Context: one part of a larger RNA
RNA sequence: GGACGAACGCUGGCGGCGUGCUUAACACAUGCAAGUCGAACGAGGCAGCGGCCUUCGGGCCGUUGUCGAGUGGCGAACGGGUGAGUAACACGUGAGGAACCUGCCCCGGAGACCGGGAUAACCAGGGGAAACUCUGGCUAAUACCGGAUGCCCCCGGAUGGUCGCAUGGCCAACCGAGGAAACGCUCCGGUGCUCCGGGAGGGCCUCGCGGCCUAUCAGCUUGUUGGUGGGGUAACGGCCCACCAAGGCAUCGACGGGUAGCUGGUCUGAGAGGACGAUCAGCCACACUGGGACUGAGACACGGCCCAGACUCCUACGGGAGGCAGCAGUGGGGAAUAUUGCGCAAUGGGCGAAAGCCUGACGCAGCAACGCCGCGUGGGGGAUGAAGGCCUUCGGGUUGUAAACCCCUUUCAGCAGGGACGAAAAUGACGGUACCUGCAGAAGAAGCCCCGGCCAACUACGUGCCAGCAGCCGCGGUAACACGUAGGGGGCAAGCGUUGUCC
Numbered sequence: 001g002g003a004c005g006a007a008c009g010c011u012g013g014c015g016g017c018g019u020g021c022u023u024a025a026c027a028c029a030u031g032c033a034a035g036u037c038g039a040a041c042g043a044g045g046c047a048g049c050g051g052c053c054u055u056c057g058g059g060c061c062g063u064u065g066u067c068g069a070g071u072g073g074c075g076a077a078c079g080g081g082u083g084a085g086u087a088a089c090a091c092g093u094g095a096g097g098a099a100c101c102u103g104c105c106c107c108g109g110a111g112a113c114c115g116g117g118a119u120a121a122c123c124a125g126g127g128g129a130a131a132c133u134c135u136g137g138c139u140a141a142u143a144c145c146g147g148a149u150g151c152c153c154c155c156g157g158a159u160g161g162u163c164g165c166a167u168g169g170c171c172a173a174c175c176g177a178g179g180a181a182a183c184g185c186u187c188c189g190g191u192g193c194u195c196c197g198g199g200a201g202g203g204c205c206u207c208g209c210g211g212c213c214u215a216u217c218a219g220c221u222u223g224u225u226g227g228u229g230g231g232g233u234a235a236c237g238g239c240c241c242a243c244c245a246a247g248g249c250a251u252c253g254a255c256g257g258g259u260a261g262c263u264g265g266u267c268u269g270a271g272a273g274g275a276c277g278a279u280c281a282g283c284c285a286c287a288c289u290g291g292g293a294c295u296g297a298g299a300c301a302c303g304g305c306c307c308a309g310a311c312u313c314c315u316a317c318g319g320g321a322g323g324c325a326g327c328a329g330u331g332g333g334g335a336a337u338a339u340u341g342c343g344c345a346a347u348g349g350g351c352g353a354a355a356g357c358c359u360g361a362c363g364c365a366g367c368a369a370c371g372c373c374g375c376g377u378g379g380g381g382g383a384u385g386a387a388g389g390c391c392u393u394c395g396g397g398u399u400g401u402a403a404a405c406c407c408c409u410u411u412c413a414g415c416a417g418g419g420a421c422g423a424a425a426a427u428g429a430c431g432g433u434a435c436c437u438g439c440a441g442a443a444g445a446a447g448c449c450c451c452g453g454c455c456a457a458c459u460a461c462g463u464g465c466c467a468g469c470a471g472c473c474g475c476g477g478u479a480a481c482a483c484g485u486a487g488g489g490g491g492c493a494a495g496c497g498u499u500g501u502c503c
Base pairs, nucleotide, nucleotide: 001503002502003501004500006499007498008497009496010495013375014374015373016372017371018370019368020367021333026331027330028329030328031327032326035074036073037072040071041070044067045066046065047064048063049062050061051060052059053058081286082285083284091210092209093208094207095206096205097204100203101202102201105199106198107197108196109195110194111193113147114146115145116144122137123136124135125134126133127132152179153178155176156175157174159172160171161170162169163168184191185190212258213257214256219249220248221247224246225245226244227243228242229241230240231239261283262282263281264280265276266275267274268273288309289308290307291306292305311322312321313320314319339365341364342363343362347361348359349358350357351356378408379407380406381405388399389398390397391396412444414439415438416437417436418435422430447492448491449490450489451488452473453472454471458487459486460485461484462483468475469474
């Protein structure tokens, strides 16, 4: 000098765009943050229409619309948060998988036949303070189950061909065993279902290389290293197990300890390098702490389940409920970090045939000079160099064209009128915002630090090694350009200084 997610002191006019718990991964009141589909299904409520009955209160049936608990489907594994842990194939990069999986989407091929038994809702009864739960009975399906068929797929046996980097892969025909489905829904256009092959995108696994400190850590290791066989997995594997062998790693730093999410990047620097990893983007890990599996195409699952623990809450004391490192917000910690806002209008996501519903993702608004950028606080004229202040050698000098005064302008802010783009027909939270036009009037808008040298800017008074200053050198003990105040000056400017950290 530059930089900052900054803080502190003094000061503070406007706008645009960004950014905003770096500390306690501390604890959390309250609200919201993941639902949706009636075009899968049965029952029910409400409203309209029609029919029948009526003791005029209404009842029953059909139909249409709508609501919504339940069964069922899809989603809830995305999106959002955080950085605790992790020195690891976690990440980056480059390869490999002849050892793998993939719902929804796209392309292609083939198909959907015959049956069955339940169960929630509901009804009846019971238990409980509650959370909730038990027994009996009825019922539907795109829920569940059995059988059939098999383009095809899988497994086993045996044959041939072909290919490869080893294990081995691919193709063809044969035999045997096994494996589907919802002719559902429909507004009749479609849309769904099953099996197989391919694709896209996603995931999983393996390997080479790369990126912290410490030797005041020198030896480490028994599922350890390898093999055989098996289990398990989508799949390879000591992943797990039995048996066998005795290996494996390490001064090219094993093992231990400390620290740390990694990267694209950011800051600095001429570069090499150094430091960092906020915001944005990719990957990883975590979700009160520890462990576990279930469901599922996908989780070992932030707003799912079970167990244990700590904590908080309810209780009729028998027993229950909870998890903001989602968005706001509260307490606490701290030098320090915002609103319990508006909207689904846009973009994107889930569900749905659609209308649409949901969406604290997101779009906006609010707060904060926290940062960057832009603008303004007026322009021209004006000397008898007014008054006042300060200094003075008392002549004067300086403040200083500065002011007054004259002429002019009106950015921004203010007031009034009009008023968008963002949306393809309808639909705009932002927002009567941006922007345009008009009106008034210099009117509402300047501070902070410094002036001994480094370093740009000097005098007076006060003080008297006191009070104080200070980044270094150093100032102050009676003439202090270094302390305090004033005048003057210098530098930056809605900021200016200080502190901290990095280069």

Predicted 3D model of a 503-nucleotide part of an RNA (small-subunit ribosomal RNA, 5' domain) from an Acidimicrobiaceae bacterium. The sequence was found in a public genome assembly.